[in-house]
RNA sequence: UGGGGGCAACACAACCGCGGCUUGUAAAAGACGAGGAAAGUCCGGGCUCCACAGGGCAGAAUGCCUCCUAACGGGAGGACGGGUUUUCGGACUCGAUGGAAAGUGCCACAGAAAUGAUACCGCCUGCUAGUGCGAAUGCACUAUGUUAGGUAAGGGUGAAAUUGUGAGGUAAGAGCUCACACUACGAGAGGGUAACCUCUCUAGCGGUAAACCCCAUUUGGAGCAAGAUCAAAUAGGGGAAGAGAAGCGGCCCGCUUCGUUUGGAUUCCCGGGUUGAUUGCUUGAGCGUUUUCGUGAGAAAACGCCUAGAUAAAUGGUUGUGCUAGACAGAACCCGGCUUAUUGCCCCCAAAAA
Numbered sequence: 001u002g003g004g005g006g007c008a009a010c011a012c013a014a015c016c017g018c019g020g021c022u023u024g025u026a027a028a029a030g031a032c033g034a035g036g037a038a039a040g041u042c043c044g045g046g047c048u049c050c051a052c053a054g055g056g057c058a059g060a061a062u063g064c065c066u067c068c069u070a071a072c073g074g075g076a077g078g079a080c081g082g083g084u085u086u087u088c089g090g091a092c093u094c095g096a097u098g099g100a101a102a103g104u105g106c107c108a109c110a111g112a113a114a115u116g117a118u119a120c121c122g123c124c125u126g127c128u129a130g131u132g133c134g135a136a137u138g139c140a141c142u143a144u145g146u147u148a149g150g151u152a153a154g155g156g157u158g159a160a161a162u163u164g165u166g167a168g169g170u171a172a173g174a175g176c177u178c179a180c181a182c183u184a185c186g187a188g189a190g191g192g193u194a195a196c197c198u199c200u201c202u203a204g205c206g207g208u209a210a211a212c213c214c215c216a217u218u219u220g221g222a223g224c225a226a227g228a229u230c231a232a233a234u235a236g237g238g239g240a241a242g243a244g245a246a247g248c249g250g251c252c253c254g255c256u257u258c259g260u261u262u263g264g265a266u267u268c269c270c271g272g273g274u275u276g277a278u279u280g281c282u283u284g285a286g287c288g289u290u291u292u293c294g295u296g297a298g299a300a301a302a303c304g305c306c307u308a309g310a311u312a313a314a315u316g317g318u319u320g321u322g323c324u325a326g327a328c329a330g331a332a333c334c335c336g337g338c339u340u341a342u343u344g345c346c347c348c349c350a351a352a353a354a
Stems, first nucleotide, its partner, number of pairs: 001350008010322007018033002021030003035328001039339002042337005047223004054257004059219005064078005079097001080095004098214002103212002105208003120155002122151005127145001128143006163181006182204003186201006227279004237270005248263003286305008323326001
């Protein structure tokens, strides 16, 4: 200098004050009382209701391999690829990491041509005319024609132009041939649970799927303002439509189907009353310590602990001392993640240079 990880969230003392719980006839006493992110509402669940949540389609989500977990788009380990002071290189870090050879679409402009693609400049050979040499066939040079054929190596355009570099070969060129490299759902052998790696042979077949699509896996919906109970009050209000005897209709995203259940079921419009109380509501996929297993995330066992449940919303104030001088910021059913905000201390790792 660049990175990774852990802990804490002012400490101690006194006095006064707040919240529910427990004890008490009462007065009062006792123990407890916001976070590592409580934030965002981005994921996954527990739980509740619809129906007991079965099947299929559509829709949606994920996308390397193996493992962990209740589950996940999360975590651990690994493979491959990228980044990493000018280069190498290292600790580390990032990954939207299945398929383009099933099909469709797109690749502007520039450029001759953007994949059923292509000759602008150029290179080579021939034809025409001229000049020179020559006895002649012919050779060399020059010019012009757009005339005929070959070419895609060189130049130009572009993000990208029939895999790249080098050599040989050719009239000039081209994987035409060779060597090395690169790519390949290609074939074989070896290693690895696997992703994948190494070697040999064969072939040479743009990009893009956070475009449609294909493949694999997963997926019912709504949500504590879910739901349950009690009390009270109103207008047991008014109007319209209304099938069927089960082979018909109803049962909360859409379509369909199996089974169950139900039947003047159900649908639409206008209007009225209720805004109260209790519960859900905190013992949990909970926390701590030790041992064993595992590379690790974690798992198992033993022992121990109980740590907010408010409901217009509780934890604050004063004084004194200390030094690391105190940041970001407040639960509202609960839990596991991700992302964002932020202060201090401690530990560890790293190639080169200074």